Predicted 3D model of a 348-nucleotide part of an RNA (small-subunit ribosomal RNA, central domain) from Porphyridium sordidum. Taxonomically the source falls in Porphyridium (Eukaryota, Bangiophyceae, Porphyridiales, Porphyridiaceae). The full RNA is in RNAcentral, with records from ENA and SILVA. Rfam family: Bacterial small subunit ribosomal RNA. The coordinates come from a structure-prediction model, not an experiment, and the mean pLDDT is 86.
Context: one part of a larger RNA
RNA sequence: UUGGGCGUAAAGCGUCUGUAGGUUGCUUGGCAAGUCUAAUGUUAAAGACUAGGGCUCAACCCUAGAAAAGCAUUAGAAACUGCUAAGCUAGAGUAUGGUAGGGGUAGAGGGAAUUCCCAGUGUAGCGGUGAAAUGCGUAGAUAUUGGGAAGAACACCAGUGGCGAAGGCGCUCUACUGGGCCAUAACUGACACUGAGAGACGAAAGCUAAGGGAGCAAAUAGGAUUAGAUACCCUAGUAGUCUUAGCUGUAAACGAUGGAUACUAGAUGUUGCGUGUUUUUUCAUGCAGUGUCGUAGCUAACGCGUUAAGUAUCCCGCCUGGGGAGUAUGCUCGCAAGGGUGAAACUC
Numbered sequence: 001u002u003g004g005g006c007g008u009a010a011a012g013c014g015u016c017u018g019u020a021g022g023u024u025g026c027u028u029g030g031c032a033a034g035u036c037u038a039a040u041g042u043u044a045a046a047g048a049c050u051a052g053g054g055c056u057c058a059a060c061c062c063u064a065g066a067a068a069a070g071c072a073u074u075a076g077a078a079a080c081u082g083c084u085a086a087g088c089u090a091g092a093g094u095a096u097g098g099u100a101g102g103g104g105u106a107g108a109g110g111g112a113a114u115u116c117c118c119a120g121u122g123u124a125g126c127g128g129u130g131a132a133a134u135g136c137g138u139a140g141a142u143a144u145u146g147g148g149a150a151g152a153a154c155a156c157c158a159g160u161g162g163c164g165a166a167g168g169c170g171c172u173c174u175a176c177u178g179g180g181c182c183a184u185a186a187c188u189g190a191c192a193c194u195g196a197g198a199g200a201c202g203a204a205a206g207c208u209a210a211g212g213g214a215g216c217a218a219a220u221a222g223g224a225u226u227a228g229a230u231a232c233c234c235u236a237g238u239a240g241u242c243u244u245a246g247c248u249g250u251a252a253a254c255g256a257u258g259g260a261u262a263c264u265a266g267a268u269g270u271u272g273c274g275u276g277u278u279u280u281u282u283c284a285u286g287c288a289g290u291g292u293c294g295u296a297g298c299u300a301a302c303g304c305g306u307u308a309a310g311u312a313u314c315c316c317g318c319c320u321g322g323g324g325a326g327u328a329u330g331c332u333c334g335c336a337a338g339g340g341u342g343a344a345a346c347u348c
Stems, first nucleotide, its partner, number of pairs: 004319003007302002012316001014201004021194003025088007033081002035077009049065006091191001092188003095184005103177007110154001114150008125136002162169002206247006215241002220236004258315006266293011297304002321348003330341004
């Protein structure tokens, strides 16, 4: 191991592509493997069951009978599953015409701010805090004006607004490029769903090599605070943060909610496209997203509620008391840091 579960109690792989496998629209014909019906054979005796009988009853023993079920063979049925042949268009895909978008990659350009450098004006403070001090400044700082350099990030627009599978994506322009949505119903004709293994992508931090380094800032130093202060506060400040090429592969990678399909009251915002009406705003409506409230129903409650945690089907992943422990060991991946897989003793 039956059974029950996985939003918050243990439990949805971070996300996608996809192999095997599992599952799979509508109609018609055929086959008969599964399925169903019948017959025959067999499944020793004893035991169990039913009906009788024998020991005074019972246990016990004897006689007879029947069923169920399995297997094999034969004959049949054809609704369902399966196989096969033919067809269909509601799923899926293609085409054509539109359309929104911070989707991705590369290149070019821009302004504000910050820091630094040069020059002018100017003089004694600046900075910082709860208060201070370290620090900077008469070798002219802070402030202010002009010029120059560098790197990083892109104010307003900006919105429970948009796009992306997720991670994530926001100045402007150009090139290349992925996906979506709407309309038409032209084409293909079930080509679909899920997906063990496998592969790809995957924030931040970290690692390797070469660059870059303005600001910020682990570590570190100093000043404070304090009984102490290896902190919180302040002054400095190195890795890092940035770019390129690799590696790492983890996060409260969260909607703490796997994917697909169908069905089941509404109300009200908002984004994209269409139709009708107005042609000027509207208004009504269809599809696709994204929010709020809410009926039935569900839930231990909180809450969820057509974007379900409702009602069902299919496929995958996962859970089984707390600690020990995501530890030990083995294997495997990694340059390392570590990752993946993953116990037990013992204890409550």